[in-house]
Description: Predicted 3D model of a 350-nucleotide part of an RNA (small-subunit ribosomal RNA, central domain) from a metagenome. RNAcentral holds the full RNA, with entries from SILVA.

Context: one part of a larger RNA
RNA sequence: CUGGGCGUAAAGCGCGCGUAGGCGGUUCGGUCAGUCGGAUGUGAAAGCCCCGGGCUCAACCUGGGAACUGCAUUCGAAACUGCCGGACUGGAGUUCGAUAGAGGAGAGUGGAAUUCCACAUGUAGCGGUGAAAUGCGUAGAUAUGUGGAGGAACACCAGUGGCGAAGGCGGCUCUCUGGAUCGAAACUGACGCUGAGGUGCGAAAGCGUGGGUAGCAAACAGGAUUAGAUACCCUGGUAGUCCACGCUGUAAACGAUGUCAACUAGACGUUGGGAAGGUUUAACUUCUUAGUGUCGCAGCUAACGCAUUAAGUUGACCGCCUGGGGAGUACGGCCGCAAGGUUAAAACUC
Numbered sequence: 001c002u003g004g005g006c007g008u009a010a011a012g013c014g015c016g017c018g019u020a021g022g023c024g025g026u027u028c029g030g031u032c033a034g035u036c037g038g039a040u041g042u043g044a045a046a047g048c049c050c051c052g053g054g055c056u057c058a059a060c061c062u063g064g065g066a067a068c069u070g071c072a073u074u075c076g077a078a079a080c081u082g083c084c085g086g087a088c089u090g091g092a093g094u095u096c097g098a099u100a101g102a103g104g105a106g107a108g109u110g111g112a113a114u115u116c117c118a119c120a121u122g123u124a125g126c127g128g129u130g131a132a133a134u135g136c137g138u139a140g141a142u143a144u145g146u147g148g149a150g151g152a153a154c155a156c157c158a159g160u161g162g163c164g165a166a167g168g169c170g171g172c173u174c175u176c177u178g179g180a181u182c183g184a185a186a187c188u189g190a191c192g193c194u195g196a197g198g199u200g201c202g203a204a205a206g207c208g209u210g211g212g213u214a215g216c217a218a219a220c221a222g223g224a225u226u227a228g229a230u231a232c233c234c235u236g237g238u239a240g241u242c243c244a245c246g247c248u249g250u251a252a253a254c255g256a257u258g259u260c261a262a263c264u265a266g267a268c269g270u271u272g273g274g275a276a277g278g279u280u281u282a283a284c285u286u287c288u289u290a291g292u293g294u295c296g297c298a299g300c301u302a303a304c305g306c307a308u309u310a311a312g313u314u315g316a317c318c319g320c321c322u323g324g325g326g327a328g329u330a331c332g333g334c335c336g337c338a339a340g341g342u343u344a345a346a347a348c349u350c
Stems, first nucleotide, its partner, number of pairs: 003322004007304002012318001014201004021194003025088007033081002035077008049065006091191001092188004096183004103177007110154001115149007125136002162169002206247006215241002220236004258317006266295012299306002323350003332343004
């Protein structure tokens, strides 16, 4: 390179947007670049291949043919692809009317609880464990009541419920704002899909500057346990966890399943719309549409399992894999304040 693959065996970039590129709906006309056919020229000889001939055969030599899959010129064909022009509405989008939602950002605000402070009641214990001890407490703790301070998180509702591209999002109110779905007509007329580079977002931890710190809690200290115990258990406790701005750019970033489109039995739930029936309304029933689940046929799969939310049948485009270890390491480049990230080998060895 040709292949074969990527849920769990090696392998889907964490997720979007998007440049180049690749691919692209229906129809009419044109063109003839790709495509197909004819002719001419060329494609050296030798060699290979086929049919003959000569050395007693063969190797070898020799004659002819074929081949040289190509290139150029020219004459044609017009289905398909391309290109040019016209048209269309099914893909895509716009307008209108509704709907649901922890989607995002900012501001304000509420109650429960923990801790601390003050006062009051009250007296000898409290706390903690397998059992204890460290610790707290007669300078009055724990417990109970009232008042206050402050920070962080939002019980019930809550649901294989909802929203978001992913990370993720949950008290309540307001402001700003993104997306989705449904319904009916009208409009634009292929405007589309994917996407190397690029660019943006991206949990937690970590870093920088400045705040904040109730609870929790790496490090650390002490008490236990133990042969030891740099642990598990207990008492404390600092970074951190929180906020603002900036950086980092990684996760079992998982559905371990790239995105888009088409097609392919059903059954039962559930969320948001719509229609019909029903009824005073509601409940309920049927159909439909967009999600989200469980089961299951065909088919697929090494099996497990997947099965209209495919891992089935196909198409388009991208990413990735190619025995284990060495190693996601070294070196170099790029990025970063650092921690480190990213790209990424080889010797050697089995």